Background: The RNA shown here (transfer RNA) has 72 nucleotides and comes from a bacterium.
[in-house]
RNA sequence: GGUCCCAUCGUCUAGUGGUUAGGACUCAAGAUUUUCAAUCUUGCAACCGGGGUUCAACUCCCCGUGGGACCG
Numbered sequence: 001g002g003u004c005c006c007a008u009c010g011u012c013u014a015g016u017g018g019u020u021a022g023g024a025c026u027c028a029a030g031a032u033u034u035u036c037a038a039u040c041u042u043g044c045a046a047c048c049g050g051g052g053u054u055c056a057a058c059u060c061c062c063c064g065u066g067g068g069a070c071c072g
C1' cells in the first nucleotide's frame, strides 16, 4: 500500500427497514436473614462521528476514526 471483518448500557452480548433497543454479569434500593453471603423483586444505564437513500435507519450506501485478519 491492497482486500476483508468488527464498533450497541460499566463489561460480555442479541437485534436481516416499522416492537418501549432485549438478555447475562456489575451497581443501587427493597424483601428475607441475628449479621454477612446466597436467593427473590424492582430500578439505573447503550446504538463510534459526519453525510446520503427512504414515509421511516442500530439495520442499507459513502467518507472518516479506532481495532483486528490476510496479502504484498
Base pairs, nucleotide, nucleotide: 001071002070003069004068005067006066007065010025011024012023013022018055027043028042029041030040031039048064049063050062051061052060
It matches the Rfam family "tRNA". Rfam's curators write: Transfer RNA (tRNA) molecules are approximately 80 nucleotides in length. By type it is a transfer RNA. The RNAcentral record of the sequence draws on ENA.